[in-house]
RNA sequence: UAGAGUUUGAUCCUGGCUCAGAACGAACGCUGGCGGCAGGCCUAACACAUGCAAGUCGAACGAUACCUUCGGGUAUAGUGGCGCACGGGAGAGUAACAAGUGGGAACCUACCUUUUGGUACGGGAUAACGUCGGGAAACUGACGCUAAUACCGUAUAAGCCCUACGGGGGAAAGAUUUAUCGCCAUUAGAUGGGCCCGCUCUGGAUUAGCUUGUUGGUAAGGUAAUGGCUUACCAAGGCUACGAUCUAUAGCUGGUCUGAGAGGAUGAUCAGCCUCACUGGGACUGAGACACGGCCCAGACUCCUACGGGAGGCAGCAGUGGGGAAUAUUGGACAAUGGGCGCAAGCCUGAUCCAGUCAUGCCGCGUGAGUGAAGAAGGCCUUAGGGUUGUAAAACUCUUUCACCGGUGAAGAUAAUGACGGUAACCGGAAAAGAAGCCCCGGCUAACUCCGUGCCAGCAGCCGCGGUAAUACGGAGGGGGCUAGCGUUGUUCGGAAUCACUGGGCGUAAAGCGCGCGUAGGCGGAUGGUUAGUCAGAUGUGAAAUCCCCGAGCUUAACUUGGGAACUGCAUUUGAUACUGCUGAUCUAGAGUCCGGGAGAGGAUAGUGGAAUUCCCAGUGUAGAGGUGAAAUUCGUAGAUAUUGGGAAGAACACCAGUGGCGAAGGCGGCUAUCUGGACCGGUACUGACGCUGAGUCGCGAAAGCGUGGGGAGCAAACAGGAUUAGAUACCCUGGUAGUCCACGCCGUAAACGAUGAAUGCUAGUUGUUGGGAGGUUUACCCUUCGGUGUCGCAGCUAACGCACUAAGCACACCGCCUGGGGAGUACGACCGCAAGGUUAAAACUCAAAGGAAUUGACGGGGGCCCGCACAAGCGGUGGAGCAUGUGGAUUAAUUGAAGCAACGCGCAGAACCUUACCAGCCCUUGACAUGGGAACUGUGGGCUCGAGAGAUCGGGUCCUUCACUUCGGGUGGGUUCCACACAGGUGCUGCAUGGCUGUCGUCAGCUCGUGUCGUGAGAUGUUGGGUUAAGUCCCGCAACGAGCGCAACCCCUGCCUUUAGUUGCCAUCAUUAAGUUGGGCACUCUGAAGAAACUGCCGGUGACAAGCCGGAGGAAGGUGGGGAUGACGUCAAGUCCUCAUGGCCCUUACGGGCUGGGCUACACACGUGCUACAAUGGCGGUGACAAUGGGCGGCGACCCCGCGAGGGUGAGCUAAUCCCCAAAAACCGUCUCAGUUCGGAUUGCACUCUGCAACUCGAGUGCAUGAAGUUGGGAUCGCUAGUAAUCGUGGAUCAGCGCGCCACGGUGAAUACGUUCCCGGGCCUUGUACACACCGCCCGUCACACCAUGGGAGUUGGUUUUACCCGAAGGCAGUGCGCUAACCGUUCGGAGGCAGCCGACCACGGUAGGGUCAGCGACUGGGGUGAAGUCGUAACAAGGUAGCCGUAGGGGAACCUGUGGCUGGAUCACCUCCUUA
Repeated sequence: UAGAGUUUGAUCCUGGCUCAGAACGAACGCUGGCGGCAGGCCUAACACAUGCAAGUCGAACGAUACCUUCGGGUAUAGUGGCGCACGGGAGAGUAACAAGUGGGAACCUACCUUUUGGUACGGGAUAACGUCGGGAAACUGACGCUAAUACCGUAUAAGCCCUACGGGGGAAAGAUUUAUCGCCAUUAGAUGGGCCCGCUCUGGAUUAGCUUGUUGGUAAGGUAAUGGCUUACCAAGGCUACGAUCUAUAGCUGGUCUGAGAGGAUGAUCAGCCUCACUGGGACUGAGACACGGCCCAGACUCCUACGGGAGGCAGCAGUGGGGAAUAUUGGACAAUGGGCGCAAGCCUGAUCCAGUCAUGCCGCGUGAGUGAAGAAGGCCUUAGGGUUGUAAAACUCUUUCACCGGUGAAGAUAAUGACGGUAACCGGAAAAGAAGCCCCGGCUAACUCCGUGCCAGCAGCCGCGGUAAUACGGAGGGGGCUAGCGUUGUUCGGAAUCACUGGGCGUAAAGCGCGCGUAGGCGGAUGGUUAGUCAGAUGUGAAAUCCCCGAGCUUAACUUGGGAACUGCAUUUGAUACUGCUGAUCUAGAGUCCGGGAGAGGAUAGUGGAAUUCCCAGUGUAGAGGUGAAAUUCGUAGAUAUUGGGAAGAACACCAGUGGCGAAGGCGGCUAUCUGGACCGGUACUGACGCUGAGUCGCGAAAGCGUGGGGAGCAAACAGGAUUAGAUACCCUGGUAGUCCACGCCGUAAACGAUGAAUGCUAGUUGUUGGGAGGUUUACCCUUCGGUGUCGCAGCUAACGCACUAAGCACACCGCCUGGGGAGUACGACCGCAAGGUUAAAACUCAAAGGAAUUGACGGGGGCCCGCACAAGCGGUGGAGCAUGUGGAUUAAUUGAAGCAACGCGCAGAACCUUACCAGCCCUUGACAUGGGAACUGUGGGCUCGAGAGAUCGGGUCCUUCACUUCGGGUGGGUUCCACACAGGUGCUGCAUGGCUGUCGUCAGCUCGUGUCGUGAGAUGUUGGGUUAAGUCCCGCAACGAGCGCAACCCCUGCCUUUAGUUGCCAUCAUUAAGUUGGGCACUCUGAAGAAACUGCCGGUGACAAGCCGGAGGAAGGUGGGGAUGACGUCAAGUCCUCAUGGCCCUUACGGGCUGGGCUACACACGUGCUACAAUGGCGGUGACAAUGGGCGGCGACCCCGCGAGGGUGAGCUAAUCCCCAAAAACCGUCUCAGUUCGGAUUGCACUCUGCAACUCGAGUGCAUGAAGUUGGGAUCGCUAGUAAUCGUGGAUCAGCGCGCCACGGUGAAUACGUUCCCGGGCCUUGUACACACCGCCCGUCACACCAUGGGAGUUGGUUUUACCCGAAGGCAGUGCGCUAACCGUUCGGAGGCAGCCGACCACGGUAGGGUCAGCGACUGGGGUGAAGUCGUAACAAGGUAGCCGUAGGGGAACCUGUGGCUGGAUCACCUCCUUA
């Protein structure tokens, strides 16, 4: 020392991405009251107008001018002195003794302090100035005069310096009335600086070798000083894997930010050091510079110019342009602090102190306080009640900080002097008066509603929002957070244990080199010594500031400041000795040697053997062989295949053979011989730590491949042909070349795997097998030991799977490797290779995942078990015809819905009007319907009739009747019209906002829960297993024990019987009739009700002593008797807003309402469902036998009469076991005799009937006539397992009328089921999975299009570096110096010395030629990434339909295919071996 979101259906793990925190020289957006303190070009070391930033001294000197109180003073150009090397700025360069820290010796130091001594005598010039000149200017020449603290000589030398130890050398300046200030030499110090060294200090090895003054020595030169610093000579060294050289980047530090710390990042402001001053080079002066506001030269740029020539350097303070997202005033003052000069007064000082500007930051203050509920108005929301804004406001009372106005007025100054500044502070005054915004509100993350929008507009840090109910966009109300600020962006650290020292990993997630020998390095057994490391103490240092602690000063704070602590470091020193190191010796437990044994496909070479394949020869023999899923290509009458004999050649070694053996790995298999490596066991003689690991290096290294030369039987990439297929560059088949084999040489890779580096020690066991040894005995066993190889398993470990003495456990040391996925093991570079290619190895860009293990499902052209009219076995259909009906399509002015099963004779149990929702036209507007207000009228309802009109509607006449409730007292309500508004109304949209209802899987046997247990968890267990069942039905077993919804049962119908009740039902017996008609009866049938009955209850067998199953008995019925109702958890965003209900949206003189007419009925065609048929199991005719369910008053309608008939007339009976519908039809008898018919009835004509206001569009029926297609239906497909299929008729709902549909009823009444291989659907268990929208899944590659970054690329442009050569400014140095020459010497000739000039090497810039390297552009080109709807295929995931993958080679539009060797990270089945349990 805090975590969270995000991979999944869910889980655990790995792993990346993202967020919450702090910080900033910041910028941008919105906003902005005051003050204090700080800070303010991070970019162009880009260019700079203008002003200022370093002068001062007359007490060094001459001179000039002015003033004068004549004493002198003031001013200054020049000579001279000191300063200008400080202060101020910037960070270009620099990877370095530059910096930091600690040491060192061979040095210098103006001014300052200190010690000692001195300050004597001379000399020659020169500026100023004057005269004459040159020049545009800058500036400058000649001659002449002059001074000094300017310059020179001599003297002196305590001390100083040099020395060969004899000696030698060298100084000064004066000013002044005085005091005093100076000057020279010297000593010591202080301060400052120069030099050397140890340690520390960025990335890249796709930079591995670098170096010739280089490394060292000697001598000399040079410097203040050491030194290759420089030169000559000599030697050949020096640096480097502990990273030289090269390259990129960078000022370093105290510190700053962050962090728990360790660390990481950073180097603004303040402070220390370094470096630079337009760019490059150079020196001069000086104590100090190679000098920011000095000089010379070269270069670029700017300016002036009379064109001859000159001038300049803001990275000082302001300021300008430019660049940029971005950073201030051309201010005041020397009052303070400090600096320069001066004796001083003083002068100078853009250092500094102040002011100005900017919310840039930190800190402080304010924008009011109290009371105040009618909880005002307004806003917003609303379930319409209310809630909220909200004590908030208003109102009343109060205060005045800040700001404003007026007055007083500091400290900073210890005498004078105050820019700041009339500032801070204090006093007085007025008035709530002048002063609040920004971001956010889906989760992370504090904070929610309405409206608008409708995958649009937009948001977004990540996940993700938006496609009509958005807490995620925009607005509003409300809320949350911070507050003169708030957000955004950028950057850093944190979180990130996500580079892991503290503190990670590598079997499967990324990650163990293919294996070995071994170098450097790292690590290392037992017993001593030492004390380098290590530990402890002390001393020095670790600048100040900062951070921290305790105080102090500004009203507080920020800020400033005193003291302390700290600065984890370095150096020196003293001590300790366990461990490590070092070192001398000894030891034997590690390691090795020796002796004796036995095992082995260990390696190499040579020889040799048999079986088989193929070929050749010969014999026998004849028509096929071969091959496949089936075929064909192919071989064969020129004799194949088959068979027999003989021969040739090459390759491989059956059985033995085994999770057996050997080897480091790759790998190794007939037998024999020779040579040879390693391991094991036993003995314990010898050596004495000789060991382990191992970066580089070196060697070995399957298969494929390459080179040369052989060989070539079989097999077989490529190739050819045949098949398969939509295609088939494949799988299958027939051939077949490289190759496979040998020798020699390359290659150096594999799923080179135990996906597990090698070594050592420790940590339960069990059981196989292999090699050797010891002991015991019953000779075949037991016990034991060492080495190897397997299995199971405890502790422990692991995310889990699993590992488990052969560790993936516990430890120690060494090596290799990993750090999200893709791009990519790719590009470039380098090395290797003959090539193929290998090794090493990135980035841009892109995604928010990629991944491991396990879980639950789903799926599999996986497995096992089981079921279903699922198949099979049967019967009958559909698909062909005509018609009916629904749908699609097309059509129209003219509906909607349903869409695989599970839409399509469905909603529709019935469209002529109505229905009706649609279309055309005509009308109504509070409305056809509901509630409420006002006014007027009226108590109501209905019939008939007239006129206009298509009707709705409108306008008249007339007649009848006189509302409802009531407690019957009376009271209450109503209706019509008009007006205004709330509203009505909508079959308008959304079934993807919903309720309800329904379909489907499926009447399938399943779906869950509580507690417990197991698992980190999702989950598992239960529910699995062995049996059994129709069934999760039951039994047994079992870490489960129970329970719920389902199953079953309970319910209804039906099948037998009993009891009871007999009317409208029935009639055996008695009587009667035409007739159960009537009397009578209730036995029977039947009806209604109530019971009984069936439970594997009984017997036998079987099974496990169970559940159950099989058989039997009895029984009307036998193993759920038959049928129905009943539909678990759930699935399909299944269906329905047009049944109904309902949110939201939309319409409101219309998308509402009314009416007339039309449409939903149309028709080239396609599909579904049906009816009728094609005929003889039939048609027609005849005869007139036997049902059941139902329905009936606006009804069913008998009998009788009429009509060929539909039907009509009449109307009995019946509110129904009473009357009616009601006739049942198939059945039976006769006839027809195989034909488009005596089949079939479509179509059409004529004439009718019925219903209805009305049958034209558009009803049903009847009669007569007409007489189409059709002769049993292709591929395909449907139903049905018994009173079923098939066949026959009957009834009902709806309904005025209308059905071949639907629902129901009975009559006649079969066939078949071996069985579960296959098709379909389903259940359970198991297995694989890259699926989870769940296989209608997922997913790969080419091609086409768009965009993006990138590699190659003829070249081209630029930077940088380097090699060789040329040129050679300024400059110092060396040489020369015939020209010139004041000081000194001198014999006055000259000399010494000096100067100009000339010359030499060095050297900046520049040039020529050539390399290296980096970057930009580049026609064309290569692959890569992303995109949404493209194209072609289907490679992978299931046995993915040819198991997949790795290496390699060839081939192909593409995924890929094939050969060869390898792997399991392959399913399934079988066998062998081993293990566990019994």